[in-house]
């Protein structure tokens, strides 16, 4: 200089006019309520003027966890659902951090659905002789029985019974490699050397790694994101959850099952536990207000522990709460020319989408010095 890998911030700025909206502080009006009656006050509405706020990195998705609510005083068991290295974190996880095993890159990095196939049960199409207590298709042997031939005892030949799986072929994978030896041919049948298994040492909390320690001829493979098995872990429902306040109606009519050995307790099923009736079906009535609702597992600053996720202490801050949904529209300047995109109870993750811009660190090629 180029092309890369990783974390991290910002998401058009400013100004001026006019406009929307919450929440304080004042002025005025208007209704009502106390009072005998006026003021005053309170209360609720409406103008008004001032202060000081007003959507996100993902508000998406609704995948995960949980904060509250309510059955509900809420336990045990089975089923049935999630997760699977190891260690910490963390209010919790199927999230983060850091670590090992495997894989991918030249490398920074990235990727992991990473327990268990001797507890069983299944699946491998087509090829192939055979795909797991798994095999002979070409091939090689044919000592031993057996066949033919001689020179009637061996000897030779060519195959059958038999042996073999070391060449070959087939396939994604076919009873571990390389090499001597032995053998009728071979073949861990034996043997060196590699691989493997199991034990011991050593390191590490620990997955696990090492090992000129020691054993074994060791090889019934693979596939659990196949059913299964093993460990952990778990009540439903959900703010349209639930509370309170006014009003209005018709506190209505009809059917079923049972009465404590019974029947209801909003995931299935048994225990208990708890409570005394429970279930439909048909007609009215009101669907309005307030709260839930934003002070939080909350944010920033210093210092400190910790490789790090993160906590510890001390100071400091208050940052939308809407309810057919509120933050818009002009003009000027300026450059990065603005993309994806709009809270609805909240809070920590994950996955998408995405126009650009900054900053910091490493890795790689090339070229000077």
């Nucleotide at each position: 200089u180029g092309a890369g890998u990783u974390g991290g911030c910002c998401a058009g700025a400013c100004a001026a006019u006019c406009g929307c909206u919450g929440c304080c502080u004042g002025u005025u009006u208007u209704a009502a309520g106390u009072u005998u009656g006026u003021a005053g006050u309170c209360u609720a509405a409406a103008a008004c003027a001032g202060g000081g706020g007003g959507a996100g990195g993902a508000a998406a998705g609704u995948c995960c966890g949980g904060g509250c609510u309510u059955c509900a005083c809420a336990g045990g068991g089975c089923g049935a659902a999630g997760u699977g290295c190891c260690a910490g974190g963390u209010a919790a996880c199927a999230c983060c951090u850091g670590g090992g095993g495997g894989g991918c890159g030249u490398g920074a990095g990235c990727c992991u659905a990473c327990g268990a196939c001797c507890a069983g049960u299944g699946c491998a199409a087509c090829a192939g002789a055979g795909a797991g207590c798994a095999a002979a298709c070409c091939g090689c042997c044919g000592a031993u029985g057996g066949c033919c031939g001689u020179u009637u005892u061996a000897c030779g030949g060519a195959u059958c019974a038999g042996g073999u799986a070391a060449g070959g072929g087939u396939g994604a994978a076919a009873g571990g490699g390389u090499g001597c030896g032995g053998u009728a041919a071979g073949a861990g049948c034996g043997c060196a050397c590699c691989g493997c298994g199991c034990g011991g040492c050593u390191g590490g909390c620990a997955a696990c790694a090492g090992u000129u320690c020691g054993u074994g001829g060791c090889a019934c493979g693979g596939u659990a994101a196949a059913c299964u098995c093993c460990a952990c872990u778990u009540g439903a429902a959900g703010c349209a959850a639930g509370a309170c306040c006014a009003a209005a109606u018709a506190g209505g009519c009809c059917c079923c099952c049972u009465u404590a050995u019974g029947g209801c307790g909003c995931g299935g099923c048994c225990c208990g536990c708890g409570u005394u009736g429970g279930g439909g079906g048909c007609g009215g009535g009101u669907a309005g207000g307030u709260u839930g609702c934003u002070g939080g597992a909350g944010c920033c600053u210093g210092c400190g522990a910790g490789c790090g996720a993160u906590u510890g202490c001390a100071g400091g801050c208050c940052u939308a709460g809407a309810c057919g949904a509120a933050u818009g529209a002009u003009u000027g300047u300026c450059c990065a020319c603005g993309a994806c995109a709009g809270a609805a109870c909240c809070c920590g993750g994950c996955u998408u989408a995405c126009c650009g811009g900054c900053c910091a660190a490493c890795u790689c090629a090339u070229g000077c010095u």
Molecule: Bacterial RNase P class A
Organism: Venatoribacter sp.